[in-house]
RNA sequence: AGAUACCUUCAGGGCAGGGUGCAAUCCCCGACCGGCGGUACAGCCCGCUACCCGUGACAUCACGGUAUCCGUGAUGUCCGGUGGACCCGGUGAGACUCCGGGGCCGACAGUUACAGUCUGGAUGGAAGAAGGUCACC
Numbered sequence: 001a002g003a004u005a006c007c008u009u010c011a012g013g014g015c016a017g018g019g020u021g022c023a024a025u026c027c028c029c030g031a032c033c034g035g036c037g038g039u040a041c042a043g044c045c046c047g048c049u050a051c052c053c054g055u056g057a058c059a060u061c062a063c064g065g066u067a068u069c070c071g072u073g074a075u076g077u078c079c080g081g082u083g084g085a086c087c088c089g090g091u092g093a094g095a096c097u098c099c100g101g102g103g104c105c106g107a108c109a110g111u112u113a114c115a116g117u118c119u120g121g122a123u124g125g126a127a128g129a130a131g132g133u134c135a136c137c
Stems, first nucleotide, its partner, number of pairs: 005133006017029003031117002033106002035048004043104002052081003056078010086102005108120003
């Protein structure tokens, strides 16, 4: 000097009951659920993640061209982009967060029939949370 590092563990919930139908946890009645950080305690305030997209950048591999170069394809990392929903009253110094009331929202692919809740990518990834680690000179 190197910790602006490295390592480990953890990190998502939910259709009861009923109707129609050959068939639906997908339609209808009804029921149920709420990731992470910030902030007066938040699904719907601000920001973020998974998913999806790209005439983007880089790396690796494969194939073709006699090729360190070029082209095509695949995979990975990074970068960029898309991506839903709230009001009223009360308390208070302060709340779209608490209390009361009434609302609203929910990736992609699949399916005997249209899915926030089933199945699948996923025994995955991740916003992040917690804990641990200094030898030698």

A computed fold for a 137-nucleotide RNA from an Anaerolineae bacterium, annotated as FMN riboswitch aptamer (RFN element). Model confidence (mean pLDDT): 83 of 100. Rfam family: FMN riboswitch aptamer (RFN element). Gene Ontology term of the family: FMN binding. The organism belongs to Anaerolineae, within Bacteria. It was read from a public genome assembly, where an Rfam model found it.